[in-house]
Context: one part of a larger RNA
RNA sequence: GGAUGAACGCUAGCGGCAGGCUUAACACAUGCAAGUUGAGGGGUAAGAUUGGUGUUUACACUAAUUUGAGACCGGCGCACGGGUGCGUAACACGUAUGCAAUCUACCUCUUACUGGAGGAUAGCCCGAAGAAAUUCGGAUUAAUACUCCAUAGUACUCUAUUUUUUCAUGAAGAUAGAGUUAAAGGUUACGGUAAGAGAUGAGCAUGCGUCCUAUUAGCUAGUUGGCGAGGUAACGGCUUACCAAGGCUACGAUAGGUAGGGGUCCUGAGAGGGAUGUCCCCCACACUGGUACUGAGACACGGACCAGACUCCUACGGGAGGCAGCAGUGAGGAAUAUUGGACAAUGGGCGCAAGCCUGAUCCAGCCAUGCCGCGUGCAGGAAGACGGUCUUAUGGAUUGUAAACUGCUUUUAUGCAAGAAGAAUAAGAACUACGUGUAGUUUGAUGACGGUAUUGCAUGAAUAAGGAUCGGCUAACUCCGUGCCAGCAGCCGCGGUAAUACGGAGGAUUCGAGCGUUAUCC
Numbered sequence: 001g002g003a004u005g006a007a008c009g010c011u012a013g014c015g016g017c018a019g020g021c022u023u024a025a026c027a028c029a030u031g032c033a034a035g036u037u038g039a040g041g042g043g044u045a046a047g048a049u050u051g052g053u054g055u056u057u058a059c060a061c062u063a064a065u066u067u068g069a070g071a072c073c074g075g076c077g078c079a080c081g082g083g084u085g086c087g088u089a090a091c092a093c094g095u096a097u098g099c100a101a102u103c104u105a106c107c108u109c110u111u112a113c114u115g116g117a118g119g120a121u122a123g124c125c126c127g128a129a130g131a132a133a134u135u136c137g138g139a140u141u142a143a144u145a146c147u148c149c150a151u152a153g154u155a156c157u158c159u160a161u162u163u164u165u166u167c168a169u170g171a172a173g174a175u176a177g178a179g180u181u182a183a184a185g186g187u188u189a190c191g192g193u194a195a196g197a198g199a200u201g202a203g204c205a206u207g208c209g210u211c212c213u214a215u216u217a218g219c220u221a222g223u224u225g226g227c228g229a230g231g232u233a234a235c236g237g238c239u240u241a242c243c244a245a246g247g248c249u250a251c252g253a254u255a256g257g258u259a260g261g262g263g264u265c266c267u268g269a270g271a272g273g274g275a276u277g278u279c280c281c282c283c284a285c286a287c288u289g290g291u292a293c294u295g296a297g298a299c300a301c302g303g304a305c306c307a308g309a310c311u312c313c314u315a316c317g318g319g320a321g322g323c324a325g326c327a328g329u330g331a332g333g334a335a336u337a338u339u340g341g342a343c344a345a346u347g348g349g350c351g352c353a354a355g356c357c358u359g360a361u362c363c364a365g366c367c368a369u370g371c372c373g374c375g376u377g378c379a380g381g382a383a384g385a386c387g388g389u390c391u392u393a394u395g396g397a398u399u400g401u402a403a404a405c406u407g408c409u410u411u412u413a414u415g416c417a418a419g420a421a422g423a424a425u426a427a428g429a430a431c432u433a434c435g436u437g438u439a440g441u442u443u444g445a446u447g448a449c450g451g452u453a454u455u456g457c458a459u460g461a462a463u464a465a466g467g468a469u470c471g472g473c474u475a476a477c478u479c480c481g482u483g484c485c486a487g488c489a490g491c492c493g494c495g496g497u498a499a500u501a502c503g504g505a506g507g508a509u510u511c512g513a514g515c516g517u518u519a520u521c522c
Stems, first nucleotide, its partner, number of pairs: 001522004006518005013374006019367002021332001026330003030327003035076003040073002046067009083285003093209007102202002107198008115149004125138005155180011185190001211257003218248003223245004228240003260282004264275004287308005310321004338364001340363003346360001347358004377408004387399005413459006422449001428443007466511005471492003477506005487494002
C1' cells in the first nucleotide's frame, strides 16, 4: 500500500447493487416450513331444492334430487428442495481412467399381453379399558390393497453343440432340450404387466495430487494370501470354516495434533504465500449412540425401534418432545436483522385438468457492513468590513471573495398530478395440417413487489459536513498554558521554564458521508 462476513470511537443527506451469529453442533416458548389425488375405493356429517305427513305463523318427521367438509383404505411424493461443518488426513475431495463386477421410480422409443377365481381388512355400527396418549373385543363392507390359477419368450437358471472376439478372468451370438416368474382396472382421458434400447441418477475399483510433529520407529491375527460356503444390485476377508505365513514401513508405516475438500477469493511483477464467508459442485451430520423396516432410491432433519442425557404433562399407573428449516427467545460474545407479504414470476410435489401445497423462490423491513453513484449550490462582489489570531504594535499580516449584497439554477427536498416493464400463457373457443388425438396459428383470466420505479408541474438556496493529522519517516506552524508533572507515542523518541512532539486557540494539510483506531492476511 492492498484486502475483510469485521468490531470500537466521532460524525451522518439520498439512491442502486450486494452482504449480515466468524462465539455455544448451547438450550429452546409460539407460529409456519410436505403434501396431493373423488378420472382407484367404500362412504358420512352438514347444507340446498321439491313433494308428503303431523300441524299454531313456524317447527318436527319422512321421500326424492343435488352439492358434499373432516376422517379412512389405496397410489405417488415425503431420499428433492432448505440448514450446518460436529466428525473425517480418508478413494473424503480434485483430476484421469475402468466396470467383460453393477442397479436405476418417474420420462422417451420399440415389441407383446391385459383371461379366470378367492379370502380378508380399515372406515361405518355396537361394546369395553384409560387421567391422557392411546388401545382392545364383536358384527359387517369395497378397491388400481392382498392371495391363487391360467397363458409366455428375445427374461432368468441348467445341459449339449457351434461361430466370433478381448491383454486376461471372460464376453457376444446361433441351434436344441428341461425348469421358473406377470397383470388391474377405469370409462374413453388415462392406466397395468413382461422384455429390449435410451436418457438421467447412483454404486464400486484404480493411477496421480492432498497439513504439522521423529521430543511418535516399529505396526498388524480377519491381519496378508488361497480354497469351499454364505451375503450383496455388484467385485471383494464383506462374513464364516479350513490351509499357508504373510502384509505395511526411513520414498516416514504406526501413533499424536489440527482440519470438511474443490471451483474460487485476497495479495504479489512473478514465483509464491494466505483464506475457503456469500454463490456453485462433492462429502458428512440431524439431541448423543446403535439398529433395521418400507421403498427404484434412506440405514431416512420435520419416519420407526432400543439405550442414554435433558425438558414437559400426569389422576403416579403411565405418556410427550428434538429449530445445524424460516422468523423468533434465552445464553455466550467486541459483534450479526422481521415472530413481515405473495405464490404474480422461476422451480418442485400431486393431479387429465381446474387447482392445492411450497419460510424453495420472488419481494418488502432493519443495519454506512462493503462497493458504486449523486448532492450539500453557481456567477459576480474589496470599504480587502466587523470579529478572531499573530505581530517588529496607533502600522501591518492572515482568516478572505470568505461574509454581507446582486443575479442565476432546482439535481435533491416538499406538495400536486400521471404512472410502468417484469405476462410467457392455462382452461376454453375458432381455424389449419395429418387423420381421431396430436401438432401449429389466432383469440383468451392472472402482478406480492406497488400507486413502487419513472415522468411532468409548482415552491424556494431553500432540506444536507465531518473526521484525522500538522518533530522526522509524512502533505501541513505559530501563540498561550504546563514544567521529566500532566501527558504523547507505529518506530526514532518528546516533556526537567521560551515544547512546531503534552493540553487549548488561530491557521494549515489530507480524505470526505465518511474519517480514524484495533484485529487478521499478503